[in-house]
Description:
The part of an RNA shown here (small-subunit ribosomal RNA, central domain) has 351 nucleotides and comes from an uncultured bacterium.

Context: one part of a larger RNA
RNA sequence: UUGGGGCUUAAAGAGCGCGUAGGCGGCCGCGUCAGUCACUGGUGAAUCCCAACGGCUCAACCGUGGAAUUGCCGGUGAUACUGCGUGGCUUGAGGGGGACAGGGGCGUGCGGAACUUCCGGUGGAGCGGUGAAAUGUGUUGAUAUCGGGGGGAACGCCAGUGGCGAAAGCGGCACGCUGGUUCUUUUCUGACGCUGAGGCGCGAAAGCUAGGGUAGCGAACGGGAUUAGAUACCCCGGUAGUCCUAGCCUUAAACGAUGGGCACUGGGUAGAAAGUUCUCCAUGGGACCUUCUGCCGUAGUGAAAGUGUUAAGUGCCCCGCCUGGGGAGUAUGGCCGCAAGGCUGAAACUC
Repeated sequence: UUGGGGCUUAAAGAGCGCGUAGGCGGCCGCGUCAGUCACUGGUGAAUCCCAACGGCUCAACCGUGGAAUUGCCGGUGAUACUGCGUGGCUUGAGGGGGACAGGGGCGUGCGGAACUUCCGGUGGAGCGGUGAAAUGUGUUGAUAUCGGGGGGAACGCCAGUGGCGAAAGCGGCACGCUGGUUCUUUUCUGACGCUGAGGCGCGAAAGCUAGGGUAGCGAACGGGAUUAGAUACCCCGGUAGUCCUAGCCUUAAACGAUGGGCACUGGGUAGAAAGUUCUCCAUGGGACCUUCUGCCGUAGUGAAAGUGUUAAGUGCCCCGCCUGGGGAGUAUGGCCGCAAGGCUGAAACUC
């Protein structure tokens, strides 16, 4: 490196998408005959290997003529399949018309509860905290309570085994801009498709740069406890940070530990969004069907656990990845980054 076998949990699915090259690709004709197949000609040195015969008394060894050399080139032909060219089709794909659902995204404005702070009133000795305490806080009037002003962050109930998004993720309300799905259709295009090495984009939290903001929480840090000690768990404080804007970082148990697409293969039950139809017509209920989300399970599959039309079943196409444990996601080189570090990624040695 390749074959083979694999990738839920044993090593192994890239965090997710868009897409270049490439690979693969629907139905019906016609042409061509490149691939493919048949026959045939040429070539495929010798040695080695194989087989036959022969020579050394045998063998090793040697010789003779074969076979083989699975290949390549040319000729003639076949045309099912693939390719190529061309014509057509509509079921794949996409567009148009109509209808709906949704925490999908971005921006702006607004709202109430809680918290905190400030001002004022009442009030007058504690409050707070714990297993118990103490640090802390309070007669310069706290805690509690009432009224008022300010501030930042997050949006209780609704809420769901529920919805949306490619993933990360998304939850108060209103408006504006905007992406995608689904259903339906006597509409159009006519294979325009699938995947996707590189590439590009998105990517929780933490972290970084600059500026702002800072209520609560809170690494670090200080103090109080606990303890043999206590660089912890508990308590009182508290800086970065958490928030916003712009720009980086690019990682994760980024998980369904399960790549994407298409097709096929018994059922039962529950939920969500549409549609058709029957009944009833106020709601609703029944049947059917499409898409999505769960549970239970048949066959099958699996080492088992399990999975089971949302497959881990049966097949096809494309990509990624694995090949004993440690050394090690280390060293080195390269690329990226402000840094932290990331991506790529060994070997000696050892069991």
Source information: The coordinates come from a structure-prediction model, not an experiment, and the mean pLDDT is 89.